[in-house]
Formats: sequence, structure tokens, C1' cells
RNA sequence: AGCCGAAAUCCAUUAAGAAAUGGAUGCGGGGGAACCAAUUCCGGGGCGUAUUCCAUAAUAGAUAUGGAUAGGGUACUUCCAAGCCCGAGCCCGACAGCUAACCUCGUAGGCAUUUGGAAGGG
Repeated sequence: AGCCGAAAUCCAUUAAGAAAUGGAUGCGGGGGAACCAAUUCCGGGGCGUAUUCCAUAAUAGAUAUGGAUAGGGUACUUCCAAGCCCGAGCCCGACAGCUAACCUCGUAGGCAUUUGGAAGGG
């Protein structure tokens, strides 16, 4: 100096500093009228790109493995093309559609991800 991601900046306290705590701003998420919409045991729902299908292990369930796939990422930004990679995980707990006012929560973690063309920007 940079990537994924909302996950950054500033101030104050203690302090040499870092860290911790609190506040503010910015960014992100959830709940929540009317109107409209919808149908709760095959329970339902939320964050997230991470959804769906096939095969094998047993033909059912669970689980595992493999192959694909909706979708997502790829280094200043956008578009096109090629290559590469991901296609997870977690949470609520009988309950939530949309939703103005309003209420409320988070601000982590993990990394080294490339070439060509066009336009723009610094």
C1' cells in the first nucleotide's frame, strides 16, 4: 500500500502506548400501520452469493463423498471476453408479508484473487 465483508472515522476516560469502556458520525440489519397481499405440521422465519438437482454408499431417513447448478468474488470504477476461486456457516423458537411514524441491533472475522479490450477517474 491492498482483497472479501456493513464491519470504518472521530472524540472522551484510564494510559507512555496498545487494549478496554462510553459517546457521536457514517455504513449495515431486524421489528413495526393504512392500502394491498398471504394461509400457519410437510411448522414458520432471519443474516448471508451460498439455492436447487443428480449419482454412490442401502432402495427409506440421517450422514458422507462425488458431479453439476441459481448465485457470488477476482486489487481505482463501469462494461465486454477469457482464466481462476466460492457456491459455506449460523441464528430465532411457535412467532414476524409489505409497511409511514416509531422502536431496536451490529460495526466482526478471514486473507494475498489475473489478464486483455473500451470508456472514465485519480
A computed fold for a 122-nucleotide RNA from a soil metagenome, annotated as c-di-AMP riboswitch aptamer (ydaO/yuaA leader).
The prediction has a mean pLDDT of 83.